[in-house]
Bacterial RNase P class A from a Bifidobacteriaceae bacterium, 374 nucleotides, folded computationally. Its mean pLDDT, the model's own confidence on a scale to 100, is 75.

RNA sequence: UGAGACCUCUUGAUGACCGCGGCGCAUGUGCUUCAUAUGCGACGAGGAACUUCCGGGCUCCGAAGAGCACGAUGGCGGGUAACACCCGCCCAGGGCAACCUGAGAGAUAGCGCAACAGAGAAUAAACCGCCUCCUUGUUUCGGCAAGUGAGGUAAGGGUGAAACGGCGGUGUAAGAGACCACCGGGCUGCUGGUGACAGUAGCCGCAUGGCAAGCCUCAUCGGGAGCAAGGCCAAGCAGAAGGCAAUGGAACUGCUCGUUCCGUCUUCGGGUAGGCCGCUUGAGCCAGCCGGCAACGACUGGCCUAGAUGGAUGGUCAUCCGUAGUGCUCUAUGGGCGCUACGACAGAACCCGGGGUAAAAGAGGUCUCACAUA
Numbered sequence: 001u002g003a004g005a006c007c008u009c010u011u012g013a014u015g016a017c018c019g020c021g022g023c024g025c026a027u028g029u030g031c032u033u034c035a036u037a038u039g040c041g042a043c044g045a046g047g048a049a050c051u052u053c054c055g056g057g058c059u060c061c062g063a064a065g066a067g068c069a070c071g072a073u074g075g076c077g078g079g080u081a082a083c084a085c086c087c088g089c090c091c092a093g094g095g096c097a098a099c100c101u102g103a104g105a106g107a108u109a110g111c112g113c114a115a116c117a118g119a120g121a122a123u124a125a126a127c128c129g130c131c132u133c134c135u136u137g138u139u140u141c142g143g144c145a146a147g148u149g150a151g152g153u154a155a156g157g158g159u160g161a162a163a164c165g166g167c168g169g170u171g172u173a174a175g176a177g178a179c180c181a182c183c184g185g186g187c188u189g190c191u192g193g194u195g196a197c198a199g200u201a202g203c204c205g206c207a208u209g210g211c212a213a214g215c216c217u218c219a220u221c222g223g224g225a226g227c228a229a230g231g232c233c234a235a236g237c238a239g240a241a242g243g244c245a246a247u248g249g250a251a252c253u254g255c256u257c258g259u260u261c262c263g264u265c266u267u268c269g270g271g272u273a274g275g276c277c278g279c280u281u282g283a284g285c286c287a288g289c290c291g292g293c294a295a296c297g298a299c300u301g302g303c304c305u306a307g308a309u310g311g312a313u314g315g316u317c318a319u320c321c322g323u324a325g326u327g328c329u330c331u332a333u334g335g336g337c338g339c340u341a342c343g344a345c346a347g348a349a350c351c352c353g354g355g356g357u358a359a360a361a362g363a364g365g366u367c368u369c370a371c372a373u374a
Base pairs, nucleotide, nucleotide: 001370002369003368004367005366006365007364008363009362010361012320013319014318015317016316017315018314020044021043023041024040025039026038027037028036029035030034046345050356051355053354054353055352056351057350058226059225060224061223065257066256067255068254070222071221072220073219074218075089076088077087078086079085090104091102092101093100094099105217106216110215111214112211113210127157128156129153130152131151132150133149134147135146136145137144138143165183166182168180169179170178184206185204186203187202188201189200190199191198192197230277231276232275233274239268240267241266242265243264244263248262249261250260251259284303285302286301287300288299290297291296321343322342323341324340325339326338327337328336329335330334
């Protein structure tokens, strides 16, 4: 200098004017613990507030029951309120590397599946090829050629995502773990490690492979519904008809048991369309320091930082900043001046912890590779 990998951060700035939301203070008015008007003061969206995909807090439901079913998760160790998240490590795959990706338990418990192609797809297969014999033809008598002939053979070719360990040799008519060395695999032991696992020794020639985001098995976890939860106040109303039912029905989603209650369903009709609480002090934020490789945790100090409910957080102008385009100019791989355009994605609604997705323009740090120079 170029090409990359990973981590973290910002989300234009200042001023003026006009507005909006809730809060505090002051003053005025009214039917005075309240409402309203005016003025002043400080505050007023996000890194994703998006999605609603996981996990929790909180609230109610019936004591928050049991079993099955169902669902989720799945290497090991740790973090956490919890998790499908995060950190560290192991293994497998990819990359020269930094690093990235992985639902990464079990295939000798059982069942099932494997399109197309191919002769054959699981205790397999003879299509081509190779070899022996037989028959026929031919012959220079060594053989050679042909075969809807009888057999052997999984070394070679071909098909496929996958062909029943790989590779080299011995062996053989040709071949074959038939035998041997190395690699791979399985079993047993030893060593190291908390562990996943790694290393190593001996034994077993080793048909029994793949798919479990197919059923399934094993282990762990899971009651349901959600702030329209739920509570309080105020206002208002009118019931009628029909069906089902005590061997029944309802209360928590499927079933069974258990427990509690005694009605329940449909249609028509009537009333309301208000206010308050929940509501923002919280697994909170910032700084320092200590422990830990890290995720994270302990301690000390400081701070209070939206709370709407037809739903506030906005608009205009000026200057500056950033980016892009364009014109002029200079001491020209760059700089200066002017003009124009743009400044994303998107907006709280009970609150947190994550994942995923969106996105204009930037900033910082660590590391890797290649080339060049000293």
It matches the Rfam family "Bacterial RNase P class A". Rfam's curators write: Ribonuclease P (RNase P) is a ubiquitous endoribonuclease, found in archaea, bacteria and eukarya as well as chloroplasts and mitochondria. The RNAcentral record of the sequence draws on ENA. NCBI's taxonomy places the organism under Bacteria, Bacillati, Actinomycetota, Actinomycetes, Bifidobacteriaceae.